[in-house]
Background: A computed fold for a 468-nucleotide part of an RNA from Leontynka pallida, annotated as small-subunit ribosomal RNA, 3' major domain. Rfam family: Bacterial small subunit ribosomal RNA. The organism belongs to Leontynka, within Eukaryota. A source record names the gene rns. The RNAcentral record of the full RNA draws on ENA and SILVA. Its mean pLDDT, the model's own confidence on a scale to 100, is 80.

Context: one part of a larger RNA
């Protein structure tokens, strides 16, 4: 000096109280484990795995197992030879592979010719052939670089010179205030400083200018510049810093919300995003195809999505967003289907055409407390789409079925305002989709905080200490 205490003070913080909903019971989706398997590829595992890498496994992806090919190789780079590239068609095969035929002689240079034309060489390609070599989702994340989570957006971590101690180390950075914060104020053997707090960045909120385009100059939207908020005024306290009221204001005391993560800590986690040392395979642990596996199903967690009903369901009418995508793309009108969708095809490279009728909500009818006009699982028949190809193993639509569940045991999660809740909507990924995931957008909007005794977590100061 740290770490550590079922010691001690002080303080924060959805930590607990207080209040809304949930989870744990039911079914169904998805990830794990477990067992199963030819194979169910790999990773990831108390807080910090487990709708996590994966923003999308039918083939493809793919790394896995089966079986059939290859072996200088699917990819690079160097060397010889020979042909242009290259397209077409047939044969055999699960396809990779193989066999055969056939049209094609290109382009730049140089020569020699009037020119066609011929001969050389040169680029890229294709075949065959030898060797250096490739090639490895193969091992090590405890050899590693970058990059990540975590404590933690807590408020702390340090330096330089000086002083103090033999040293270790301390002081600075301690006491009193004060803040959200080592924030700032007083004091001080300490003065400065640095990494971090704050602030500068971006978004919403108010204004004004300015330009724009669209049917639409309403100042309404679009986007650019500026203004605006600093405890600036006022009062009160208080030595300051600050704290409490008010006032003005679209906003008031960090206006709301994002990015942004100090030195470190878990030899956290990634060699399968990528990079990389070593070790390892090299007719195979490399590569090609075709089928199968990653979807399997006594159980068990975990995360969500539907529910159980009357603040409800259904049926007919009516109302009001917002982000965002659109040319191999979005695809209106009409026509045809009970529908999913089909046909034709306008219009848009988008404030111009589309997805695009938002739903909850308002109004009228039925249903009256029941396993029902609740709920939808599950199966069974007809379809639609997409795509070589939907048996393994797809999504959807339309009769018919009509399961379980009547609010959930011990326990356990989230959330302090435009927030929980609740309700639709778009996007990426995508041919298609197992999305009920995620990442945003908007309508409709609450309750509750007496506090800090207690549980978790952190933070500073004392103190113990057989611990380092």
């Nucleotide at each position: 000096u740290g770490a550590c205490g079922g010691g001690a003070u002080u303080c924060u913080a959805c930590a607990c109280a207080a209040u809304c909903g949930g989870u744990g019971g039911a079914u169904u989706a998805u990830g794990c484990u477990g067992c199963u398997u030819a194979a169910u590829u790999c990773g990831a595992u108390g807080a910090u795995a487990c709708a996590c890498g994966a923003a999308g496994a039918a083939c493809c992806u793919u790394a896995c197992c089966g079986g059939g090919g290859u072996u200088u190789g699917a990819c690079a780079u160097g060397c010889u030879a020979a042909g242009a590239a290259u397209c077409a068609a047939c044969c055999a095969g699960a396809a990779a592979c193989g066999g055969u035929u056939g049209a094609g002689u290109g382009u730049c240079c140089u020569g020699u010719u009037u020119a066609u034309a011929c001969a050389g060489g040169a680029a890229a390609c294709u075949u065959a052939g030898a060797c250096a070599c490739a090639g490895g989702u193969g091992g090590u994340g405890c050899a590693u670089g970058g990059c990540u989570g975590u404590c933690g957006u807590c408020a702390g971590c340090u330096c330089g010179u000086g002083c103090c101690g033999u040293c270790a180390g301390g002081u600075g950075u301690a006491u009193g205030g004060u803040u959200a914060a080592g924030u700032c104020c007083c004091a001080u053997a300490a003065c400065g400083a640095g990494c971090g707090c704050a602030a500068c960045c971006c978004u919403c909120g108010u204004c004004u200018u300015u330009a724009g385009u669209u049917a639409a100059u309403u100042u309404a939207c679009u986007a650019a510049a500026g203004a605006g908020a600093c405890u600036g005024c006022u009062g009160g306290u208080g030595u300051a810093a600050g704290c409490c009221a008010g006032a003005g204001g679209a906003a008031g005391g960090u206006g709301a919300g994002g990015a942004u993560g100090a030195c470190g800590u878990c030899a956290a986690g990634u060699c399968a995003g990528c990079a990389u040392g070593c070790c390892c395979c090299u007719u195979a642990u490399a590569u090609c195809c075709c089928g199968g596996g990653c979807a399997g199903c006594a159980a068990g967690c975990g995360u969500a999505a539907u529910a159980c009903a009357a603040u409800g369901g259904u049926u007919g009418g009516g109302a009001c967003a917002a982000u965002c995508a659109g040319u191999u793309g979005c695809g209106a009108u009409c026509u045809c289907g009970c529908a999913a969708g089909a046909g034709c095809u306008a219009g848009c490279u988008a404030a111009u055409c589309u997805g695009u009728u938002a739903a909850a909500c308002c109004c009228a009818g039925c249903c009256u407390u029941a396993g029902u006009u609740c709920g939808g699982a599950u199966u069974g028949u007809a379809g639609g789409c997409u795509g070589c190809a939907a048996c393994u193993c797809g999504c959807c639509u339309a009769c018919a079925u009509g399961a379980a569940g009547c609010c959930g045991g011990a326990a356990u999660c989230g959330a302090u305002a435009g927030u929980a809740a609740u309700c639709g909507c778009u996007g990426a990924u995508c041919a298609g989709c197992u999305a009920a995931g995620c990442a945003g957008c908007g309508g409709u909007g609450a309750a509750u905080a007496u506090g800090u005794u207690c549980c978790u977590a952190g933070a500073a100061u004392u103190u113990g200490u057989a611990c380092a």